[in-house]
Context: one part of a larger RNA
RNA sequence: GCCGGCGAGUUACGUGGUGCAGCGAGGUUAAGUGAUUAAGUCACGGAGCCGAAGCGAAAGCGAGUCCGAAUAGGGCGAUAGUUGCAUAAUGUAGACCCGAAACUAGAUGAUCUAUCCAUGAACAGGAUGAAACGGUGGUAACACACCGUGGAGGUCCGAACUCACGCCUGUUGAAAUAGUCGGGGAUGAUUUGUGGAUAGGGGAGAAAUUCCAAUCGAAUCUAGAUAUAGCUGGUUCUCCUCGAAAUAGCUUUAGGGCUAGCCUCUGUUUUAUAGAUUGCUGGGGGUAGAGCACUGAAUGGGCUAGGGACCUUCACAGGUUACCAAACCUUAUCAAACUUCGAAUACCAGCCAAUUGAUUACAGGGAGUCAGACUGUGUGAGAUAAGUUUCACAGUCAAAACGGAAAAAGCCGAGAUCUACAACUAAGGUCCCAAAGUACAGAUUAAGUGUUAAAGGAUGUGUUAUCGCUAAAACAACCAGGACGUUGGCUUAGAAGCAGCCAUUCGUUCAAAGAGUGCGUAAUAGCUCACUGGUCGAGUAAUAAUGCGCCGAAGAUAACCGGGGCUAAAAUCUGUCACCGAAGUUUAGGGAUGUACUUUUAGUACAUCGGUAGAGGAGCAAUGUUUGCGGGCUGAAGCCAUACCGAAAGGAGUGGUGGACUGCAAACAAGAGAGAAUGCCGGC
Numbered sequence: 001g002c003c004g005g006c007g008a009g010u011u012a013c014g015u016g017g018u019g020c021a022g023c024g025a026g027g028u029u030a031a032g033u034g035a036u037u038a039a040g041u042c043a044c045g046g047a048g049c050c051g052a053a054g055c056g057a058a059a060g061c062g063a064g065u066c067c068g069a070a071u072a073g074g075g076c077g078a079u080a081g082u083u084g085c086a087u088a089a090u091g092u093a094g095a096c097c098c099g100a101a102a103c104u105a106g107a108u109g110a111u112c113u114a115u116c117c118a119u120g121a122a123c124a125g126g127a128u129g130a131a132a133c134g135g136u137g138g139u140a141a142c143a144c145a146c147c148g149u150g151g152a153g154g155u156c157c158g159a160a161c162u163c164a165c166g167c168c169u170g171u172u173g174a175a176a177u178a179g180u181c182g183g184g185g186a187u188g189a190u191u192u193g194u195g196g197a198u199a200g201g202g203g204a205g206a207a208a209u210u211c212c213a214a215u216c217g218a219a220u221c222u223a224g225a226u227a228u229a230g231c232u233g234g235u236u237c238u239c240c241u242c243g244a245a246a247u248a249g250c251u252u253u254a255g256g257g258c259u260a261g262c263c264u265c266u267g268u269u270u271u272a273u274a275g276a277u278u279g280c281u282g283g284g285g286g287u288a289g290a291g292c293a294c295u296g297a298a299u300g301g302g303c304u305a306g307g308g309a310c311c312u313u314c315a316c317a318g319g320u321u322a323c324c325a326a327a328c329c330u331u332a333u334c335a336a337a338c339u340u341c342g343a344a345u346a347c348c349a350g351c352c353a354a355u356u357g358a359u360u361a362c363a364g365g366g367a368g369u370c371a372g373a374c375u376g377u378g379u380g381a382g383a384u385a386a387g388u389u390u391c392a393c394a395g396u397c398a399a400a401a402c403g404g405a406a407a408a409a410g411c412c413g414a415g416a417u418c419u420a421c422a423a424c425u426a427a428g429g430u431c432c433c434a435a436a437g438u439a440c441a442g443a444u445u446a447a448g449u450g451u452u453a454a455a456g457g458a459u460g461u462g463u464u465a466u467c468g469c470u471a472a473a474a475c476a477a478c479c480a481g482g483a484c485g486u487u488g489g490c491u492u493a494g495a496a497g498c499a500g501c502c503a504u505u506c507g508u509u510c511a512a513a514g515a516g517u518g519c520g521u522a523a524u525a526g527c528u529c530a531c532u533g534g535u536c537g538a539g540u541a542a543u544a545a546u547g548c549g550c551c552g553a554a555g556a557u558a559a560c561c562g563g564g565g566c567u568a569a570a571a572u573c574u575g576u577c578a579c580c581g582a583a584g585u586u587u588a589g590g591g592a593u594g595u596a597c598u599u600u601u602a603g604u605a606c607a608u609c610g611g612u613a614g615a616g617g618a619g620c621a622a623u624g625u626u627u628g629c630g631g632g633c634u635g636a637a638g639c640c641a642u643a644c645c646g647a648a649a650g651g652a653g654u655g656g657u658g659g660a661c662u663g664c665a666a667a668c669a670a671g672a673g674a675g676a677a678u679g680c681c682g683g684c
Stems, first nucleotide, its partner, number of pairs: 001684006011093005017087007026050003032044005054061002064076004096234002099231001103224006114198009123188001125157003128153001133148005161185003165182002168179002200216001202212003209218001237619006247260005261369002263366006275356005280350004289341001290339002295335003300330003304325001306324002308321004372397007380389002402413003417590004422586003428580003431564003437577001439576006450566001456551002460548007468540002477535005483508003488502003514529001518527002591609008620673001623669009638657005644651002
């Protein structure tokens, strides 16, 4: 891991419901006793319990009573119960099952290990050479020196012994801590044998939360004990009907609960009303918007207190002001906590009408839910960030399959009772992958834009306007001219159209020519432009709005068209007609549920039949008991095969195998259904 078996809402006693049954103003026995007994059954037993009257604190009164002065008003009352069985829940019990870490008590442990006590044992060999002593030298005497002797030491080297510092190996090991090679100590705070002492709220500890029998921030075993677990996991057959919630309030409460909300079942009310939607009528509002009278914010100007600066004055006063500035006037604005205004929706109420057809309300039984998610709209928080967060309204998912969006909980379409190799459509599509138009008409785009994005930039291109010049010749190009007073004045070393400054920047000649558009020179010179003539011969210049494109554009796959591929499209815009396309709708047939009706147990009509938590209903199978009826060696159960029946759980028939038991019907009783629990046991 697989297979097989086992494996989880039970039982007792209370409580209030529901169903059925008995008796009924009553209902009922408990312990116990007797009879008969295999179990059991029958009879007795009225002690007790519930009910039949309530109200008041009570005296008390009584279908009433209490408060009260009250005959008012109000409170509580005045309608059959009780016993048994069944059933869904609930309380007390282990109370659906498995699961802690822990807590308490009593015992058992120091044969491991820690320390201690008693009594024993062990330490090859080598090295070093303290004190003391002796001798010699030496000293006034010591001191001191040398030689010898001596044999000290938590001394040195190094086996046994002991320890465990390093690498490697081992890591389902040879070993639940070892092995090889090295390493430390090795006469000492040394090592070790035997016996003994200390015990868990404790002991021991050269101290590490270290050790106390492979167990230690409190040993182990047994008991309390099925501790408790607002937590995790699991909880076993089928079909039918309905079908939620993720919110409010409170909570040592926030992943738990209680009550309400929302679901379900039963009963009651009303058969033309209650509900819903639409129309109609009547309401209140202060949001969106708007506005600036109010409250505040805020722009320019005027007017003008106050202040500053300057002038003036011995001082008081006075004057000026491109300074600051209240109030006032005017101009242009802003506001969730501004309003002299003010919608659409929404909400409330009402009569009538239309549609719908139990959806409404009340009472009672049973729940589940209290982590919600995204999308659109309106706000807040945040950064007008987030697949962010807090609300409101709506939708979908949750609990919803199917078609589309390449793929896809929450987007678009649409809500799956079953069958069909029938039809029509929705969203979305119709060149191929791939069902259906290589459809039609008109335009745009040249960027593969389409098939990603901004500020900003640009003689891309289409459309619509406005306004110049132009056959008296425009625009572009080419040929020619582009002069004189004058080098204008000033400035300057110089300044001559062209460093800079000044200016009624003027006048003359002219077809035209600026006191000069740019290049250039030290300054001149030189080139050029404006402007004019000619050549040429038809459009040309500017501005605005708008459609589609271009650049801006750097990332880790060729890599954001789903791919191939697409250019008078298979792109974009406008219009048109076809077709495809879903579990939608229709067609044909079958089933179920509810309501109504009827020719009333089967039909007809209408409506309905997605579904998690959950409520309700109806069944199937296995085991046993009772009663009845059966089957079986002419072959029971079990097992194998099989094209039959039933809506399902399931049930038959036949054949084989097998070799002795077993079924059907009705009722009853429960150890009553397995795929999951890191489930338990067994097999492989």
Background
This is a predicted structure of a 684-nucleotide part of an RNA (large-subunit ribosomal RNA, domain II) from a Clostridia bacterium. RNAcentral holds the full RNA, with entries from ENA. NCBI's taxonomy places the organism under Bacteria, Bacillati, Bacillota, Clostridia. Model confidence (mean pLDDT): 84 of 100. Its Rfam family is "Bacterial large subunit ribosomal RNA".